[in-house]
Model confidence (mean pLDDT): 82 of 100. This is a predicted structure of a 111-nucleotide RNA (SAM riboswitch aptamer (S box leader)) from Flavivirga amylovorans. It was read from a public genome assembly, where an Rfam model found it. Of the family's consensus pairs, 94% are formed in the model.
């Protein structure tokens, strides 16, 4: 690397350097950005996966935040594949909603 499990519509910003891109990849849409993008640094914050304490002891619940990660525009920004339902249509097909999948992100574990 690949894998297993869990979560992903909640939450949380300023300053410095820098200087044109960014929102994972492909396509489309839509946004953010010289009133300063990416990236790096400092300080803060959010959350509670690992963790700590207590109760319970299959499962779990409550509280906490020293430490290891993570995150800090918009649902993982939205759509893409499948199914169901509705609408339009003579039909093909288009479109909307919902559910799921795929892909991705993060954590813990394992090798």
């Nucleotide at each position: 690397a690949u894998g297993u499990u869990a979560u992903c519509a909640a939450g949380a910003a300023a300053g410095g350097c820098a200087g044109a891109g960014g929102g994972a990849a492909u396509a489309g849409a839509c946004c953010c950005g010289u009133u300063g993008a990416a990236g790096c640094c400092u300080u803060g914050g959010c959350a509670a996966c690992c963790c700590u304490u207590u109760a319970a002891c299959u499962u779990u619940a409550a509280a906490g935040a020293a430490g290891g990660u993570g995150c800090u525009a918009a649902a993982u920004u939205c759509u893409a594949c499948u199914a169901a339902u509705g609408u339009u249509u003579a039909g093909a097909a288009a479109u909307a909603u919902u559910a799921g999948a795929a892909a991705g992100a993060u954590a813990a574990c394992g090798a």
Rfam family: SAM riboswitch aptamer (S box leader). Rfam's curators write: The SAM riboswitch is found upstream of a number of genes which code for proteins involved in methionine or cysteine biosynthesis in Gram-positive bacteria.